[in-house]
RNA sequence: AAGUAGAGGUUGCGCUGAUUAUGAGUAUGCUGCCGGAUGUGACGGGCACAGGUGAAGGCAGAGGAAAGGGAAAAGCGCCGAAGGAUAAAGGGAGCCGCAUCCCUUGGCCUGGGCAUAUGGUGAAGAACCAUGUGACUGUCAUCUGGCAGGAUGGAGAGCUACUU
Repeated sequence: AAGUAGAGGUUGCGCUGAUUAUGAGUAUGCUGCCGGAUGUGACGGGCACAGGUGAAGGCAGAGGAAAGGGAAAAGCGCCGAAGGAUAAAGGGAGCCGCAUCCCUUGGCCUGGGCAUAUGGUGAAGAACCAUGUGACUGUCAUCUGGCAGGAUGGAGAGCUACUU
């Protein structure tokens, strides 16, 4: 240097997930009344559709969802497992511009989980993300100690074992 096999935790990571709470008595549609000309397609242009056979909006009634995200038995794949943000390229979302969302590639960051503060996404006291802080934990290096251990620091392209 190359290859193979392992460890961190039983709250390691991810996928699927019967079942289920929330979303929500919300949105949409229907009926009645008020109202009286706009409304919808994110936004603008254009175009299309609906509208005095009554738009937007408001009140009442009977009814009444879904998506994203969450929990979860069981199962599967694993140990850069996996996650993230940015902007670089490409593609998609009825036309153009622009924003947003999704997917792929490249590079960058993060050892791991937990708690917490701020900010963001979100309906949300859920969950996720970014940054900071705190102790814990695994690993290596240096120093210290008779040992057990302790202090400081680093990062997974790492660490341990074996083979060539």
This is a predicted structure of a 164-nucleotide RNA (Lysine riboswitch aptamer) from a mouse gut metagenome. Of the family's consensus pairs, 96% are formed in the model. RNAcentral holds the sequence, with entries from MGnify.